[in-house]
Molecule: Glycine riboswitch aptamer
Organism: Limnohabitans sp. Rim28
RNA sequence: ACAACCCUGUCAGGAGAGCGCCUGACUUGCUUCCUCGUGAAACAAGUCAGGCCGCCGAAGGCGCAGGCGCUGUGACCAGCUGCUGAACGCUCAGGCAAAAGGACUGACAAAACGCU
Numbered sequence: 001a002c003a004a005c006c007c008u009g010u011c012a013g014g015a016g017a018g019c020g021c022c023u024g025a026c027u028u029g030c031u032u033c034c035u036c037g038u039g040a041a042a043c044a045a046g047u048c049a050g051g052c053c054g055c056c057g058a059a060g061g062c063g064c065a066g067g068c069g070c071u072g073u074g075a076c077c078a079g080c081u082g083c084u085g086a087a088c089g090c091u092c093a094g095g096c097a098a099a100a101g102g103a104c105u106g107a108c109a110a111a112a113c114g115c116u
Base pairs, nucleotide, nucleotide: 001116008109009108010107011106012105013104018053020052021051022050023049024048025047026046027045028044029043031041032040033039034037054096055095056094060092061090062089063088066084067083068082069080070079071078072077
């Protein structure tokens, strides 16, 4: 002097599936009733709480495949409290209008380490 990966920041891109239903409380709106009141009831919307059914996979999590390492063996291959590990599977978590979030991808910047 100095590449790539990882980490951090900024910018750009980034899928899927319910604006589901029921109950209760409260608030608001509106309508009706008569005993005309700080009244009662129906309906609608919103908020909160609880419950039910359906669905999605790309935060996170779990599982398996695969890869690597070590040991044994002439080899095939076998074994391991080993490492890694999915865009596959599960759906605990999360999510199912938009927004937000979003694995991941690209660009730039910064930092650190190692080889040369």